[in-house]
C1' cells in the first nucleotide's frame, strides 16, 4: 500500500427498492403474603455524509470503524 468483507434497539441477530421485524434486557401494570416464574403493555434501532429515484436500511461514492488476505 492494495483488495475483500462487515457495520440495524443497551446485547445477540433477520430483512429487503415501498409500515424495520424478533429474542434477551429496560420501565409500568396484573397475577402473588413477599420474591422468583407468568401475562399485558410503554419507550428504544437501519454508522456519518453525498448522489439516483415517485420512493433508498436496500442501489452508487466518499469518509469512520472493526475484521481478514496479499504486498
Nucleotide at each position: 500500500g492494495c483488495g475483500a468483507g462487515a457495520u440495524u434497539a443497551g446485547u445477540u441477530u433477520a430483512g429487503u427498492g415501498g409500515c424495520a421485524g424478533a429474542a434477551u434486557g429496560a420501565g409500568u401494570g396484573c397475577u402473588u403474603c413477599c420474591c422468583a416464574a407468568g401475562c399485558a403493555u410503554u419507550a428504544g434501532g437501519c454508522a456519518g455524509g453525498a448522489g439516483u429515484u415517485c420512493g433508498a436500511u436496500u442501489c452508487u461514492c466518499c469518509u469512520a470503524u472493526c475484521u481478514c488476505g496479499c504486498a
This is a predicted structure of a 71-nucleotide RNA (transfer RNA) from Candidatus Jorgensenbacteria bacterium GWA1_54_12. The organism belongs to Candidatus Joergenseniibacteriota, within Bacteria. Its Rfam family is "tRNA". It is annotated as a transfer RNA. The coordinates come from a structure-prediction model, not an experiment, and the mean pLDDT is 81. RNAcentral holds the sequence, with entries from ENA.